[in-house]
Context: one part of a larger RNA
RNA sequence: CUGGGCGUAAAGCGCGCGUAGGCGGUAUAUCAAGUUAGGCGUGAAAGGCCUGGGCUCAACCUGGGAACUGCGUUUAAUACUGGUAAACUAGAGAUCGGAAGAGGGUGAUGGAAUUCCCAGUGUAGAGGUGAAAUUCGUAGAUAUUGGGAAGAACACCAGUGGCGAAGGCGGUCACCUGGUCCGAUACUGACGCUGAGGUGCGAAAGCGUGGGGAGCGAACAGGAUUAGAUACCCUGGUAGUCCACGCCGUAAACGAUGUGUGCUAGCCGUGGGGAAACCUAGUUUCUCAGUGGCGCAGCUAACGCAUUAAGCCACACCGCCUGGGGAGUACGGUCGCAAGAUUAAAACUC
Numbered sequence: 001c002u003g004g005g006c007g008u009a010a011a012g013c014g015c016g017c018g019u020a021g022g023c024g025g026u027a028u029a030u031c032a033a034g035u036u037a038g039g040c041g042u043g044a045a046a047g048g049c050c051u052g053g054g055c056u057c058a059a060c061c062u063g064g065g066a067a068c069u070g071c072g073u074u075u076a077a078u079a080c081u082g083g084u085a086a087a088c089u090a091g092a093g094a095u096c097g098g099a100a101g102a103g104g105g106u107g108a109u110g111g112a113a114u115u116c117c118c119a120g121u122g123u124a125g126a127g128g129u130g131a132a133a134u135u136c137g138u139a140g141a142u143a144u145u146g147g148g149a150a151g152a153a154c155a156c157c158a159g160u161g162g163c164g165a166a167g168g169c170g171g172u173c174a175c176c177u178g179g180u181c182c183g184a185u186a187c188u189g190a191c192g193c194u195g196a197g198g199u200g201c202g203a204a205a206g207c208g209u210g211g212g213g214a215g216c217g218a219a220c221a222g223g224a225u226u227a228g229a230u231a232c233c234c235u236g237g238u239a240g241u242c243c244a245c246g247c248c249g250u251a252a253a254c255g256a257u258g259u260g261u262g263c264u265a266g267c268c269g270u271g272g273g274g275a276a277a278c279c280u281a282g283u284u285u286c287u288c289a290g291u292g293g294c295g296c297a298g299c300u301a302a303c304g305c306a307u308u309a310a311g312c313c314a315c316a317c318c319g320c321c322u323g324g325g326g327a328g329u330a331c332g333g334u335c336g337c338a339a340g341a342u343u344a345a346a347a348c349u350c
Base pairs, nucleotide, nucleotide: 004321005320006319007303008302012318014201015200016199017198021194022193023192025088026087028085029084030083031082033081034080035077036076037075038074039073040072041071042070049065050064051063052062053061054060091191092188093187094185095184096183097182098181099180103177104176105175106174107173108172109171110154114150115149116148117147118146119145120144121143125136126135162169163168206247207246208245209244210243211242215241216240220236221235222234223233258317259316260315261314262312263311266294267293268292269291270290272288273287274286275285276284277283278282298305299304323350324349325348332343333342334341335340
């Protein structure tokens, strides 16, 4: 220097955007930096290696050679990489016409249900459980009818259905707005991929300020259960759950599978486009980009994966792993109001 891995054994950053860097399509000309070949110079001596010689041998001393794989310079080559010039259109983008969607934000609005309040009817129970009790009720509960208030969530549709980079997104309507897909094109002409740092987004819980508070409900109280019961069950119930603004930055943030590109048998679905044919109600076939179930080759320790790969030891770039425990801890740094997050050891031990 080369050689191993990351679905489940240790190992893919939670996800995007993007700086430096790395890598980069087709064809031509040119330069000759990388690259390749030759020459010259240098690469001290000693040591080491090879081969001789001298001390009786050896150690030791000594002659010669090779080597010193490098550097500089020069001559030449031009396939590849690179630079320059001027082109190309298959990558990427753009324009036009369509399409689907719980993609995001703001505002408005609807019905069912729940709880509470008022009034009517009406009476002695109601709740709750395995069984009970705490609890509520003759100051009229539960039940039922009418009226009113409030907050939160949106039954059916609903689907291994859809959309989004991920987290995630579900009543209805309006406005603002992002992305994707399909078809067409006489446009630009490599503008691309990845991405250390950086930066933004990021469930739930939690924190700050101000609102809101129906239901549910950590903590807490009581009743049960039990040997005990700081639980499971029951009756209550505060933070919280909701809104606005600002923090936090973590999850089994999972497909436990990084992103991009190309290639490699099929079969059956599903939702969105397009095309063609036909007896055009519609059916059939083909095709593009998604999303599922099987299955061949191949891969895999096996399980399994299998055109949405875990195949082609494919290619480019990034991240990460190196026995278990100690430990995702201590110390230090950075961030945070805090909780803590992030970066991240060692002794010792098996």